Model confidence (mean pLDDT): 76 of 100.
A computed fold for a 137-nucleotide RNA from Allolucifera butyrica, annotated as c-di-AMP riboswitch aptamer (ydaO/yuaA leader).

RNA sequence: GAAUUCAAAACGCCGAAUUCCUUAGUGGAAGCGGAGGAACCAACUUCUGGGGUUAAUUCUGUUCCGGACAGAAGGGAUGCUUACUUUCUUGCCAUCCUACCCGUCAGCUAACUUCGCAGGCGAAAGCAAGAGGUCUU
Numbered sequence: 001g002a003a004u005u006c007a008a009a010a011c012g013c014c015g016a017a018u019u020c021c022u023u024a025g026u027g028g029a030a031g032c033g034g035a036g037g038a039a040c041c042a043a044c045u046u047c048u049g050g051g052g053u054u055a056a057u058u059c060u061g062u063u064c065c066g067g068a069c070a071g072a073a074g075g076g077a078u079g080c081u082u083a084c085u086u087u088c089u090u091g092c093c094a095u096c097c098u099a100c101c102c103g104u105c106a107g108c109u110a111a112c113u114u115c116g117c118a119g120g121c122g123a124a125a126g127c128a129a130g131a132g133g134u135c136u137u
Stems, first nucleotide, its partner, number of pairs: 011122004018030004031117006041107001049105001050102004057073007075097005087131006
């Protein structure tokens, strides 16, 4: 000096999943998310069960036809670039991308009722066009 592994702190990312109070609890508040639930409207469907959260569904092929694998479309996230910094938008490119729940039952839905605030990951990866703002000339 380089590489690999582990740990801590800080930083960053996906996500609603954060902050504060407290008598420190099977507690409370704010904030951010989800569900149920009238009239009117909509729907006339119910074993081919139906429905919900999530960006995460559909199709094609192989197959042991359940699954699994591969591909495509659709949808989502990240990306250190443009005079600088921060926020935001668009296009191209690259990489990555599901799992769970209700239990025969729920359209929308004011009042109202109710639930959640987890989990996981990172040192690596661009090129243009704009909007707002800042600095200098």
Rfam family: c-di-AMP riboswitch aptamer (ydaO/yuaA leader). Rfam describes the family as follows. This family represents a conserved RNA structure found upstream of the ydaO and yuaA genes in Bacillus subtilis and related genes in other bacteria.